[in-house]
RNA sequence: GCGCCAUUAGCUCAGCUGGUAGAGCAGACGCCUCUUAAGCGUAAGGUCACAGGUUCGAACCCUGUAUGGCGCA
Numbered sequence: 001g002c003g004c005c006a007u008u009a010g011c012u013c014a015g016c017u018g019g020u021a022g023a024g025c026a027g028a029c030g031c032c033u034c035u036u037a038a039g040c041g042u043a044a045g046g047u048c049a050c051a052g053g054u055u056c057g058a059a060c061c062c063u064g065u066a067u068g069g070c071g072c073a
Base pairs, nucleotide, nucleotide: 001072002071003070004069005068006067007066010025011024012023013022019056028042029041030040031039049065050064051063052062053061
């Protein structure tokens, strides 16, 4: 230098061919308990890495950039 893969909640990851984003864990609150833990319940938490484009509509398609990983030279 070239190619490929990944980037979504604090963490680990889903997201079916474009139709307003979810789970588990963690944290918060409550129930239970003499108390804690365990268990159960509730709510919160996201400019979907960044910028532009296409589209009525983009996490998803196109282009570029960034970070990390792998390969080739």

This is a predicted structure of a 73-nucleotide RNA (transfer RNA) from Candidatus Proelusimicrobium bovinum.
Its mean pLDDT, the model's own confidence on a scale to 100, is 81.
It was read from a public genome assembly.
Its Rfam family is "tRNA". Rfam links the family to the GO term triplet codon-amino acid adaptor activity. The family's RNA type in Rfam is transfer RNA. Rfam describes the family as follows. Transfer RNA (tRNA) molecules are approximately 80 nucleotides in length.